[in-house]
The prediction has a mean pLDDT of 81. The part of an RNA shown here (small-subunit ribosomal RNA, central domain) has 361 nucleotides and comes from Interfilum terricola.

Context: one part of a larger RNA
RNA sequence: UUGGGCGUAAAGAGCGCGUAGAUGGUUUAUAAAAAAUAAACAUUAAAAAAAAUCAAAGCUUAACUUUGAUGCGUAGCGUUUAGUAUUUUUUUAUUUACUGGAGUAAGUAAGAGGAGAAUGGAAUUUCUAGAGGAGAGGUAAAAUUUGUUGAUAUUAGAAGGAACACCGAAAGCGAAGGCAAUUCUCUGGUACUUUACUGACAUUGAGGCGCGAAAGCGUGGGUAGCAAAAGGGAUUAGAUACCCCUGUAGUCCACGCCGUCAACUAUGAUAAUUCCCUAUCAGGCUAUUUUUUUUAGUUUGGUGGGUUAGCUAACGCGUUAAAUUAUCCGCCUGAGGAGUACGGUCGCAAGAUUAAAACUC
Numbered sequence: 001u002u003g004g005g006c007g008u009a010a011a012g013a014g015c016g017c018g019u020a021g022a023u024g025g026u027u028u029a030u031a032a033a034a035a036a037u038a039a040a041c042a043u044u045a046a047a048a049a050a051a052a053u054c055a056a057a058g059c060u061u062a063a064c065u066u067u068g069a070u071g072c073g074u075a076g077c078g079u080u081u082a083g084u085a086u087u088u089u090u091u092u093a094u095u096u097a098c099u100g101g102a103g104u105a106a107g108u109a110a111g112a113g114g115a116g117a118a119u120g121g122a123a124u125u126u127c128u129a130g131a132g133g134a135g136a137g138g139u140a141a142a143a144u145u146u147g148u149u150g151a152u153a154u155u156a157g158a159a160g161g162a163a164c165a166c167c168g169a170a171a172g173c174g175a176a177g178g179c180a181a182u183u184c185u186c187u188g189g190u191a192c193u194u195u196a197c198u199g200a201c202a203u204u205g206a207g208g209c210g211c212g213a214a215a216g217c218g219u220g221g222g223u224a225g226c227a228a229a230a231g232g233g234a235u236u237a238g239a240u241a242c243c244c245c246u247g248u249a250g251u252c253c254a255c256g257c258c259g260u261c262a263a264c265u266a267u268g269a270u271a272a273u274u275c276c277c278u279a280u281c282a283g284g285c286u287a288u289u290u291u292u293u294u295u296a297g298u299u300u301g302g303u304g305g306g307u308u309a310g311c312u313a314a315c316g317c318g319u320u321a322a323a324u325u326a327u328c329c330g331c332c333u334g335a336g337g338a339g340u341a342c343g344g345u346c347g348c349a350a351g352a353u354u355a356a357a358a359c360u361c
Base pairs, nucleotide, nucleotide: 003333004332005331006330007315008314012329014211015210016209017208021204022203023202025098026097029094030093031092032091033090034089035088036087037085039080040079041078052070053069054068055067056066057065058064101201102198103197104196105194106193107192108191109190113187114186115185116184117183118182119181120164125159126158127157128156129155130154135146136145172179173178216257217256218255219254220253221252225251226250230246231245232244233243268328269327270326271325272324273323276306277305278304279303280302281301282300283299284298285297286296287295310317311316334361335360336359343354344353345352346351
């Protein structure tokens, strides 16, 4: 809980596609609904008692009791003109058109966007052969380890796996996760220019569906390097660590699961409006240039830095807004208990998701 919020205090779903729903450009006609706009007239119902206030009376007085009055402002309702009228506006439905939103087409452009296949060089390791002859490794220092069954270093050759130095950038692409050797094949998206075509076809999106790092799981391969676990050596009071020597899962491939993260811009999507300076990427245009190149200016779309107004608790944000507005969705409501228990759904499992309460402060 009809409020106020969600960069950092609780709070934007990891991301997309899209159903219902919600919202939605300009315009013609018709229908419906809603809203707005005027004058006059008449009239009064009900408003309990007690209590309260005032006055009087009765108990000797008082309290108390009884009686009377007050409280009272009118709200409102109705009728007539009018079974309304007039004009305007808005919304909805159907309908007539339009081009600005959206999309299509044509011509260009850039890109680590995705999938598959093939190829390449450097390096590590191992093996074989040559030559060589005592150490090598490693550390703060050592030791475990390795070496006369010839190591390390060096030369030649071979094998195999994984990753792609320089270029490389505040660069680029992608919805996000993410993407980097080279070539080929297939393929998605984007930007710019022209304004030819369609004619509102749009925005968001509960459920739903799909994608989704790493680790982990299943089956089958592969295993060079690295390396959880494990073993050993050190350090230390101890050392289940940091350092060293080994080393298995794993890391890699194929197929199938898992569905999580500081999945972060800790900032949902879309649209509009609002200073200036500067860098850079992809296009267009103009000028310069004999041409190419270049340079300068301008413009469209991205990516960054500084900053005005404004906003903000401050930090800071600042045309890529956290400014000013609109539409739609998601989420929050003191801390702990707890993102837990139980139940449901999903999963082979690990677990994920949905999600409380008692109690304490």
A source record names the gene rns. NCBI's taxonomy places the organism under Eukaryota, Viridiplantae, Streptophyta, Klebsormidiophyceae, Interfilum. Its Rfam family is "Bacterial small subunit ribosomal RNA".